[in-house]
RNA sequence: UCCUGUUCUCAGGGCGGGGUGAAAGUCCCCACCGGCGGUAAAGGGGGUAGCCCCAUAGCCCGCGAGCGCCUCUUCCCGAAUGGGGGGAGGGUCAGCAGAUCCGGUGCGAUUCCGGAGCCGACGGUGAAAGUCCGGAUGAAAGAGAACGGGA
Numbered sequence: 001u002c003c004u005g006u007u008c009u010c011a012g013g014g015c016g017g018g019g020u021g022a023a024a025g026u027c028c029c030c031a032c033c034g035g036c037g038g039u040a041a042a043g044g045g046g047g048u049a050g051c052c053c054c055a056u057a058g059c060c061c062g063c064g065a066g067c068g069c070c071u072c073u074u075c076c077c078g079a080a081u082g083g084g085g086g087g088a089g090g091g092u093c094a095g096c097a098g099a100u101c102c103g104g105u106g107c108g109a110u111u112c113c114g115g116a117g118c119c120g121a122c123g124g125u126g127a128a129a130g131u132c133c134g135g136a137u138g139a140a141a142g143a144g145a146a147c148g149g150g151a
Stems, first nucleotide, its partner, number of pairs: 001151010016030004031131002033120002035063004043054004058118002066096002068093001069090009100116005122134003
C1' cells in the first nucleotide's frame, strides 16, 4: 500500500416579500435549496523533475431512500372468478424517474468563466407543495474510527 473480518460513529438543504381568494408556505410574480461515489483543466499544497496529494458537476456516468413491481405472510369483503387493507423480505426488475444548452479560453471542458434555461418520490391539506405536515428518533448510497486476519 492492497484485500478482508468484527464492532462502533456519522450520513439533506430550502417560502422571505407581494398578488388573487372564504381559504394557498400548495395557484400567479419575485425568491430560496441541491444526498453519495466516479470523471475532470477552477483553486490550494508538495517535489529538482517525471509526477504526487487535498479538492471542484442538481441537469456527464452510476448509486441511494420513496412509490410501483415481485415473493412470503396475515386480516376483511364476496356464492365464486376475484376485490381491498396490514406486516416482512427482494434490488441481478427498472416502470414512476428527473433535468442543459449557447458563447469564451484552450491540445483537451455538457465539470472552468460569462449568459440563458431546466429538474425535483409517496401520502396529507380549507386550494394543486422540491421548500409545510407525515411515515422518519426510520432506512440508506457511502464516509470515518477502533481492533483483528491475509498478501